[in-house]
This is a predicted structure of a 74-nucleotide RNA (transfer RNA) from a bacterium.
Its Rfam family is "tRNA".
Model confidence (mean pLDDT): 81 of 100.
RNA sequence: GGGAGUGUAGCUCAACUGGUUAGAGCACCGAGCUUAUACCUCGGCGGUUGAUGGUUCGAGUCCAUCCACUCCCA
Numbered sequence: 001g002g003g004a005g006u007g008u009a010g011c012u013c014a015a016c017u018g019g020u021u022a023g024a025g026c027a028c029c030g031a032g033c034u035u036a037u038a039c040c041u042c043g044g045c046g047g048u049u050g051a052u053g054g055u056u057c058g059a060g061u062c063c064a065u066c067c068a069c070u071c072c073c074a
Stems, first nucleotide, its partner, number of pairs: 001073007010026004019057001028044005050066005
């Protein structure tokens, strides 16, 4: 230099062929339980979906450019 892939909560991942409130587990916080801690049960906290634009009645999803990371070729 050329090509491909990934980017969603603190972490690991969902989200169907674009559809009306973006969810789960772990972690964290609180309560219950316990002499106490842990386990367990219940509840809570959590997101400008990497950025900026575009298409659309409607975008996490489609398109363009850029950014970060990974892989392949040279």